[in-house]
Context: one part of a larger RNA
RNA sequence: UGACGGGGGCCCGCACAAGCGGUGGAGCAUGUGGUUUAAUUCGAAGCAACGCGAAGAACCUUACCAGACCUUGACAUCUACAGAACGCCGCGGAAGCGCGGCGGUGCCCUUCGGGGAACUGUAAGACAGGUGCUGCAUGGCUGUCGUCAGCUCGUGUCGUGAGAUGUUGGGUUAAGUCCCGCAACGAGCGCAACCCUUGCCUUUAGUUGCCAGCCUUAAGUUGGGCACUCUAGAGGGACUGCCUGUAAAAGCAGGAGGAAGGCGGGGAUGACGUCUAGUCAGCAUGGUCCUUACGGUCUGGGCUACACACGUGCUACAAUGGUCGGUACAACGCGCAGCAAACUUGCGAGAGUAAGCGAAUCGCUAAAAGCCGACCUCGGUUCAGAUUGGAGUCUGCAACUCGACUCCAUGAAGUUGGAAUCGCUAGUAAUCGUGGGUCAGCAUACCGCGGUGAAUACGUUCCCGGGCCU
Numbered sequence: 001u002g003a004c005g006g007g008g009g010c011c012c013g014c015a016c017a018a019g020c021g022g023u024g025g026a027g028c029a030u031g032u033g034g035u036u037u038a039a040u041u042c043g044a045a046g047c048a049a050c051g052c053g054a055a056g057a058a059c060c061u062u063a064c065c066a067g068a069c070c071u072u073g074a075c076a077u078c079u080a081c082a083g084a085a086c087g088c089c090g091c092g093g094a095a096g097c098g099c100g101g102c103g104g105u106g107c108c109c110u111u112c113g114g115g116g117a118a119c120u121g122u123a124a125g126a127c128a129g130g131u132g133c134u135g136c137a138u139g140g141c142u143g144u145c146g147u148c149a150g151c152u153c154g155u156g157u158c159g160u161g162a163g164a165u166g167u168u169g170g171g172u173u174a175a176g177u178c179c180c181g182c183a184a185c186g187a188g189c190g191c192a193a194c195c196c197u198u199g200c201c202u203u204u205a206g207u208u209g210c211c212a213g214c215c216u217u218a219a220g221u222u223g224g225g226c227a228c229u230c231u232a233g234a235g236g237g238a239c240u241g242c243c244u245g246u247a248a249a250a251g252c253a254g255g256a257g258g259a260a261g262g263c264g265g266g267g268a269u270g271a272c273g274u275c276u277a278g279u280c281a282g283c284a285u286g287g288u289c290c291u292u293a294c295g296g297u298c299u300g301g302g303c304u305a306c307a308c309a310c311g312u313g314c315u316a317c318a319a320u321g322g323u324c325g326g327u328a329c330a331a332c333g334c335g336c337a338g339c340a341a342a343c344u345u346g347c348g349a350g351a352g353u354a355a356g357c358g359a360a361u362c363g364c365u366a367a368a369a370g371c372c373g374a375c376c377u378c379g380g381u382u383c384a385g386a387u388u389g390g391a392g393u394c395u396g397c398a399a400c401u402c403g404a405c406u407c408c409a410u411g412a413a414g415u416u417g418g419a420a421u422c423g424c425u426a427g428u429a430a431u432c433g434u435g436g437g438u439c440a441g442c443a444u445a446c447c448g449c450g451g452u453g454a455a456u457a458c459g460u461u462c463c464c465g466g467g468c469c470u
Stems, first nucleotide, its partner, number of pairs: 007470007015460002019424005026315008034306002042053002064301007073127001077126002079123005086103007107116003129290002132288003138284002140279003143275001145273001150189006156165003169180003195267004200236007209226003214223001239261001242255005317417001321375001323373001325371001333364003338357002342353004383414001388409007430452007
């Protein structure tokens, strides 16, 4: 000077408390440990590993295993020789590949001998190659404390010096935010603001959007209009500006006006540093190791195993419900090897035909809710849907290992979950569906979107984390 204390003072945060809903019990999904295995590829490990890398393992991916093969190699540059390249077919094989046949002669220069470019084959090596090791050799990127309010510097001053001062003190703030004081005076990185979005208004514009009045229709469908909605450009608007109280000031409390009030809501933005944190398997890279193999190709298998343990989720245990019928109302997005209306067909997943749309034009496109019935009072049930048998649909060379979905049948555990533990303060929690990325196919995950829409906060004694002073 720091760090630490079951020392003290002050102050924050869903930290506790007050509430609401969960996890921990069940079944299943998924990740991990363990075990097993020829292999179950590798990494991640308290918070900050465990629906994590993986925004999607049938082959491929794929790094693992078994078997079959290659050795200048799947890929790059260089040399020599030969042939254009390339296309088609046959035989063997699980394929890679091996053997053979047929066609084909192009482009540029030319002294007509030939040479060159691109590509292919052969040969020799220089070399390629390695998801082999080291994240404790590294770059880059990232997590974390923490969007916490801190971290520093110049000059001056003090101290023999390490250092101190400033940055402490009194108030105040979300904030080292601002004010006052002060041997300090200033400054930088952070805070805030500038950026995006949302909430109100004006204005410009009016198609593919909209429809008040007029006309018209099955329908904003058509004429017409651009008021309104909406779209997307440009502006305005909020600043403690005004009033009252309180303060020496900063500010705080209340009020008015206002769509909005004291940072309006949300996002992006992450200081100096910490964890020898994570990543050599995204990429790059030093060193080191392998070089007929630790490199490369292919087929099949594995990553999907299963006495068990843990994490994260989904579905439930029902009547605020399940079920049958008919009836409404979204937003964000996405669409040509695509989205697909409508019609026909099938109980259905789907199939057939096919309009429109590279889309404010066409399509994907709601569910909870509300209405009408039956269930009729609590029963393992008209709850719940696991599991299993059968029959199918779709994608795809191919669904046995190992896909999703449909129909019929089957109908398990489960009657609200011990100790413990998690999230959330408002359009939030809870609940309901929906879109997208990945993607041939596969979503209970992830990233978004809207619909319905609560309860509670006395307070800071205690638990956890953090800030300042001592």
This is a predicted structure of a 470-nucleotide part of an RNA (small-subunit ribosomal RNA, 3' major domain) from an uncultured bacterium. RNAcentral holds the full RNA, with entries from ENA. Model confidence (mean pLDDT): 86 of 100.